[in-house]
A computed fold for a 292-nucleotide RNA from a Chloroflexota bacterium, annotated as Bacterial RNase P class A. The source organism's lineage runs through Bacteria, Bacillati and Chloroflexota. It matches the Rfam family "Bacterial RNase P class A". Rfam links the family to the GO terms tRNA processing, ribonuclease P activity and dimeric ribonuclease P complex.
RNA sequence: CGAGCAGGCCGGGCGGUCGCGGGAGCGAAAGCUUCCUGAGGAAAGUCCGGACUCCACAGGGCAUGGGUAGCGGGUAACGCCCGUCCGCCGCGAGGCGAGGACCAGCGCCACAGUGACGAUGCGCCGCAGGGCGCGUGAAACGCGGCAAGCUCUACCCGAGAGCAAGGCCAAAUAGGGAGACCAUGGAGCGGCCCGCUCCGUCUCCGGGUUGGCUGCUAGAGGCGAUCGGCGACGAUCGUUCGAGAGGGAUGACCGCCCUCGCCAGAAUCCGGCUUAGAGGCCUGCUCGGUGU
Repeated sequence: CGAGCAGGCCGGGCGGUCGCGGGAGCGAAAGCUUCCUGAGGAAAGUCCGGACUCCACAGGGCAUGGGUAGCGGGUAACGCCCGUCCGCCGCGAGGCGAGGACCAGCGCCACAGUGACGAUGCGCCGCAGGGCGCGUGAAACGCGGCAAGCUCUACCCGAGAGCAAGGCCAAAUAGGGAGACCAUGGAGCGGCCCGCUCCGUCUCCGGGUUGGCUGCUAGAGGCGAUCGGCGACGAUCGUUCGAGAGGGAUGACCGCCCUCGCCAGAAUCCGGCUUAGAGGCCUGCUCGGUGU
């Protein structure tokens, strides 16, 4: 200097003029105004795991269904992450993992080859059972290979529904009509049984309300320091506050700086995985070249 590997960060900023959402302050209110704040690295996919809400006041058992699969650890939990063994790929730093069982059973092994769960084509030896060699092939005396074939084993799972979950208020209408089952009953709790709870449940026709508040953002939160640990991570201390829309908010113009802006917009919220993805920076490591 070039090419890589692993981890992390940025991915627009500042000022002005108008215009939006939320919060704070003032105000009886309308509103006003100094102030604070306003999309992500994946917000995407809806693939996993949860928090939370309801079924529901909880349970026990069974088969079926689904998931995971070396060993140990982390986490609220996971199919995620870390370490390590083994296997494969790479010169290497590293990356990937399909990693329990083939004597419990079934199934598959193209083409070639006589033959791929059983049948020796040819040659030799042997009375025979059988043995040795040649051809083919990944594999031919078979305890061969495949379970990312079905399956078996171990463990896990309500294996239900989801913020359009759910709760409250206001208002209005027709506490309407018909039918079925009916306490030896009906309904609910995941597929069944037990058990428990309620006293009604279901189907069809028709009518009213499509309003407001809440859930709604202070959390398994972020950042920093110290300690423990190979690490994932944990503990302690300190510090910090947020986007919460509701037919759905951050836009337009001007000036300056700049890496000249990729993929692309929240809708209950987190932990992951996967996919998309211009450019730039930092740290450590590997390989190659050159010079000293």